Context: one part of a larger RNA
């Protein structure tokens, strides 16, 4: 991991509802006793309980009664049979659907491991170093000094045994639940060890690391209380058929837990204009819009007067004048609010009429689950009008929903799956090929745009559109002219159309600026504006607006799903087909309601997670009938049934029992509890 086998809502008492039965002029009999066809019943047995009357704290009264001075009110009662057994739901008490704690207590076992102490006994190969003290000799008055021997100190030096464990390879399902190998550290000591002995669990012991106390230590182990307790976790065992949720609101030491109510179910009950939709009418509102001369607030720009403040500046005071500064008021534009409103919808709600649905509603009874919900559109808050981001209203999907589109994709579109079909029609969404199905018209697009994205840019390009010029020649080129008073005045070293400052006239003309740019130290020179040929016909502008361009940058190679297309692309038009479990034909199966000919037919259903309810299938057993003449198991099988499942038959099985049919009674049904036993 597989296989086989055990494995979990049980009993017992008490309430409660409910289905069934006795009895009801109330039901039930405990304990005990008699008797019996013998452990199953009959019969006593006035003990007790339920009910028959309620009130009230009680005295008490009682169809009332308490309360109160009250005969005022109000509060509960009068109006409705129970009871006593069983079945099944269900709740309490008990281990209480099963397993699972770490803990707590209690009463005992351990110092053969190991920590620390006593008592008692044992080991440390060789080496080296030379304290101190003494002894001669120098040396001094004598000490101190000092030589040279002598001596043999030491948590002294080197190293083995022996103890330790630092450092590295190995090994880490080992050889070993701490080990090997190869260096390493002490080794006359706070050494090392060996027998005996001492003290223990909130206790020892500890040169202290919560270390150690028999592979167990922030509190040993062993049994016991004990099936402690788990508002957690995991499992929780056959089939079908009806309905079908909740992730919300109040409370909570309460926030992954409950209690109540919502929302479900299954029984009963009853019928009211009770509930829903729809249309109509008739209501109040203060949003969403708008709005400022309608209020409060906010808040640009521009004005002129007026008032306050600052400043400056005159002025002995007093008082004047000035202000590119501040505030208020006015006055014109133009603006803005969730907490502004003269104003003001749609929806919603509220009543009332009609009207469809037909008990849906509502009440009362019995059982529940739900209290982490998720994305989506729309109206808001919070946040950065950020989040696949949070929290609310409203609807919608998933959840608890299968089909089909969206290449794959819970929450998106379309669209709700009883079962069966080699039938047909459509959604969405498609129709060149993968891949079911097309074809015409009219436009635009060249970018492979299509088939990711913004600000901004840009003589692609479609349509529309505003303003000007234009056969008296407009645009564009191309030929030519572009002049004089003049170097205008001023400044400057110069300043001559072209540093700068001022001013910007006249003249000749077709037509030329006190000069549009380059350019010179200053001219010079180029060149523009104007001007005339030339050329021959539309130019030049401005606004909208379809579809392209550009920007366009990320780590393996990836922004039509692929081919591939210039339509098979975008836009608009027609008319066809494809295309799902949706819808229809056909058969079949089954709930509810209605009808009747009583076994038919009509109409509406039949997707489903927690869950309410129904109906079955198996297994073991006991009782009773009825049956085969071998069973039962086990191996094959191509039968039947809606399912759980059940038969026939064929083989194996040699005496062990089975099958059926009604009852009943249950240790009754396993892919899963990191289950357990076995075995592979």
């Nucleotide at each position: 991991u597989c296989c086989g086998g055990c494995g979990a809502g049980u009993u017992a008492c008490u309430g409660u509802c409910u289905g069934c039965g006795g009895c009801a002029u109330g039901g039930c009999g405990a304990a005990g006793g008699u008797c019996u066809u013998a452990c199953g019943g009959a019969c006593c047995a006035c003990a007790g309980c339920c009910u028959c009357a309620g009130g009230g704290a009680a005295a008490c009264c009682g169809a009332g009664u308490c309360u109160u001075a009250a005969u005022a009110g109000g509060g509960c009662g009068u109006u409705u049979a129970g009871u006593c057994g069983u079945u099944g739901g269900u709740a309490g008490u008990a281990g209480a659907c099963g397993c699972g704690a770490a803990a707590c207590u209690g009463a005992g076992u351990g110092a053969u491991c190991u920590a620390u102490c006593c008592a008692u006994g044992a080991g440390c190969a060789g080496g080296u170093u030379g304290a101190a003290g003494c002894g001669c000799g120098g040396g001094u008055u004598a000490u101190a000094c000092u030589g040279c021997g002598u001596g043999g100190a030491g948590g002294a030096c080197c190293g083995a045994a022996c103890c330790c464990a630092c450092u590295u390879g190995g090994g880490u399902u080992g050889a070993a639940a701490a080990c090997c190998g190869a260096g390493g550290g002490g080794a006359u000591g706070a050494c090392u060890u060996g027998u005996g002995g001492a003290g223990a669990g909130g206790a020892g012991u500890g040169a202290a690391a919560g270390u150690c106390u028999a592979a167990u230590c922030a509190a040993a182990c062993u049994c016991a209380g004990a099936g402690a307790u788990a508002g957690c976790u995991c499992g929780u065992u056959c089939u079908c058929u009806u309905c079908g949720a909740a992730a919300u609101a109040g409370c909570u030491u309460g926030a992954g837990g409950g209690c109540u109510a919502g929302c479900c179910u299954u029984g009963a009950g009853c019928c009211a204009c009770u509930a829903u939709g729809a249309a109509u009418c008739g209501g109040g509102g203060g949003u969403a819009g708008a709005g400022a001369g309608a209020c409060u607030g906010a808040a640009u720009u521009a004005g002129a007067u007026g008032g306050g403040g600052g400043c400056c500046c005159u002025u002995c005071c007093c008082g004047g004048g000035g202000u590119a500064c501040c505030c208020c008021a006015c006055u014109a534009a133009a603006c803005c609010a969730a907490a502004c409103u003269c104003c003001g919808a749609a929806u919603a709600c509220c009543g009332a009429u009609u009207u469809a649905u037909g008990u849906a509603u509502c009440u009362c009874a019995g059982g529940a689950g739900u209290c982490a919900g998720u994305c989506c559109g729309c109206g808001g808050g919070g946040g950065a009008u950020a989040a696949g981001c949070u929290u609310c209203g409203c609807g919608g999907u998933c959840g608890a929903g299968a089909g089909g589109g969206a290449a794959a994709c819970a929450a998106c579109c379309c669209a709700g799956a009883c079962c069966a079909u080699c039938u047909g029609c459509u959604a969405a969404g498609g129709u060149c090929c993968c891949u079911a199905a097309g074809u015409a018209g009219u436009a635009c697009u060249c970018a492979g745009u299509c088939a990711c994205u913004a600000a901004g840019g840009a003589a692609g390009u479609u349509g529309a559109u505003u303003u000007g010029c234009u056969g008296a020649g407009a645009c564009a080129g191309c030929c030519a002219g572009g002049a004089u008073g003049u170097u205008g005045g001023c400044u400057u070293a110069g300043a001559a159309g072209c540093a700068g400052c001022c001013a910007c006239c006249a003249u000749u003309u077709a037509a030329a600026a006190a000069g549009u740019g380059c350019g010179u130290a200053a001219c010079a020179g180029c060149u523009u504006a104007c001007u005339g040929g030339u050329c021959g016909a539309g130019c030049a502008u401005u606004u909208c607006u379809g579809c392209g361009c550009c920007g366009a940058u990320a780590a393996u190679g990836a922004a039509c799903g692929g081919g591939a297309g210039u339509a098979a692309g975008u836009a608009c038009u027609a008319c066809a087909c494809c295309g799902a479990a949706g819808c229809a034909g056909u058969g079949g199966a089954u709930u509810g309601c209605a009808a009747u000919u009583u076994a038919u037919u009509g109409c509406a259903g039949u997707g489903g997670u927690a869950g309410a309810a129904g109906a079955g299938c198996g297994c073991u057993g006991u009782a009773c009938g009825u049956c085969a003449g071998c069973a039962a198991g086990c191996c094959g099988u191509a039968c039947c049934g809606a399912a759980a499942g059940g038969a026939g038959c064929g083989g194996u099985g040699u005496c062990g029992g089975g099958a059926u049919g009604u009852a009943c009674a249950g240790g009754u049904g396993a892919u899963u509890a990191u289950g357990c036993c076995g075995g592979a």

Notes
Predicted 3D model of a 680-nucleotide part of an RNA (large-subunit ribosomal RNA, domain II) from a Planctomycetaceae bacterium. The RNAcentral record of the full RNA draws on ENA and SILVA. The prediction has a mean pLDDT of 83. The organism belongs to Planctomycetaceae, within Bacteria.